[in-house]
RNA sequence: CUCUUAUCAAGAGAGGCGGAGGGAUGUGCCCGAUGAAGCCCGGCAACCGUCAACAGCUGUUUUUGCUGUUGAAAAGGUGCCAAUUCACACAAAGCGACAUGCUUUGGAAGAUGAGAG
Numbered sequence: 001c002u003c004u005u006a007u008c009a010a011g012a013g014a015g016g017c018g019g020a021g022g023g024a025u026g027u028g029c030c031c032g033a034u035g036a037a038g039c040c041c042g043g044c045a046a047c048c049g050u051c052a053a054c055a056g057c058u059g060u061u062u063u064u065g066c067u068g069u070u071g072a073a074a075a076g077g078u079g080c081c082a083a084u085u086c087a088c089a090c091a092a093a094g095c096g097a098c099a100u101g102c103u104u105u106g107g108a109a110g111a112u113g114a115g116a117g
Stems, first nucleotide, its partner, number of pairs: 001117008013041001015040003021031003025089004042081003047077002050072008085109001090106006
């Protein structure tokens, strides 16, 4: 970097350093010297992994293995900590004062985890 798959309406400091930018892209709209990014500390969260219970499957003398559900734990591996993934970006349906409007669903794109190349 590409592919597959799951999730994206919850949650998270009035700390230190730092100094002007940030919210992926476009438009809009926001955040920011009553201090952005970044780093440190702090915090949130159970995706992978770990542990326990139960159920199913396989196997067996027994042990074991696989899958699912529920629960525990953050001193295991990531991740995250303004606004719904800030809103819309494409398509369909419905509504409609037919307005570049509204609602719903799907898709695309993006983010993160896990797996594969």